[in-house]
Context: one part of a larger RNA
RNA sequence: UGUAGGAUGAUUGCGGAGGUUUACCCCUAGUACGAGAGGAUUGGGGUGGACGGUCCUCUGGUGUUCCAGUUGUCACGCUCGUGGCAGCGCUGGGUAGCUAUGACCGGAACGGAUAAGUGCUGAAUGCAUCUAAGCGCGAAGCCCUCUCCAAAACUAGUCAUCCCAACUAGCCCCCUGGAAGACUACCAGGUUGAUAGGCCGGCGGUGUAAGCAUGGCAACAUGUUUAGCUUACCGGUACUAAUCGGGCGAUCGG
Numbered sequence: 001u002g003u004a005g006g007a008u009g010a011u012u013g014c015g016g017a018g019g020u021u022u023a024c025c026c027c028u029a030g031u032a033c034g035a036g037a038g039g040a041u042u043g044g045g046g047u048g049g050a051c052g053g054u055c056c057u058c059u060g061g062u063g064u065u066c067c068a069g070u071u072g073u074c075a076c077g078c079u080c081g082u083g084g085c086a087g088c089g090c091u092g093g094g095u096a097g098c099u100a101u102g103a104c105c106g107g108a109a110c111g112g113a114u115a116a117g118u119g120c121u122g123a124a125u126g127c128a129u130c131u132a133a134g135c136g137c138g139a140a141g142c143c144c145u146c147u148c149c150a151a152a153a154c155u156a157g158u159c160a161u162c163c164c165a166a167c168u169a170g171c172c173c174c175c176u177g178g179a180a181g182a183c184u185a186c187c188a189g190g191u192u193g194a195u196a197g198g199c200c201g202g203c204g205g206u207g208u209a210a211g212c213a214u215g216g217c218a219a220c221a222u223g224u225u226u227a228g229c230u231u232a233c234c235g236g237u238a239c240u241a242a243u244c245g246g247g248c249g250a251u252c253g254g
Base pairs, nucleotide, nucleotide: 001152005163006162007161008160009159010158011157015149016148017147018146021049022048023047024046025045026044027043033038051106052105053104054103055102059100060099061098062097066093067092068091069090070089071086072085073084074083075082076081111143112142117137118136119135120134164253170248171247172246173245174190175189176188177187178186195241196240197239198237199236200235201234202233204230205229206228211224212223213222214221215220
């Protein structure tokens, strides 16, 4: 831009892409078969490998926005307590998120037409013959089934609702943000508001703060104290910021 009015939401699937893997064990059965040794077809059940998808409850990793311990040095006048720097100084843990080596799931089944093959009926050729007419069975392969994209599928589809004189239906700019994201887009919101921050409560993490008291010559220990601190998580709450505004937009449809 088109899709013969303008929109919002939901859809069908022409067509395309992907996937469609494989081993072992048990039962049938030590059966059929075989002198024995050995040892099935078939049907059923189970466990794996590799591959793929999704996810973070568990097991772990990371987690320089969380907590603690600790060395050297500098600073806050000193003690105490803190802060800076030293690869996050080093060390021990760790929420969310992201993750695999972790968790769950997948390949199937049914059906249709067939290949090689195997048949029925059956002439040419009084017999025979799967084939010449006709009719079956038959594969991890083909079509369908499964997943994803998909109406520019120009045969441009379908359904529901809204609007047509009002700067209307609707959309955008702008702003607050996001398990969305390079930008854009997408999604949630914009005071008739929980969108983000703050605050409050909680989960989780760390592991018992400072100060004071008691004991000890002291290092230190004990009590107050399962304390103190706490990021991304879960809720609540308009305190702060989404203010006020601006723009586009068919004209009842050849």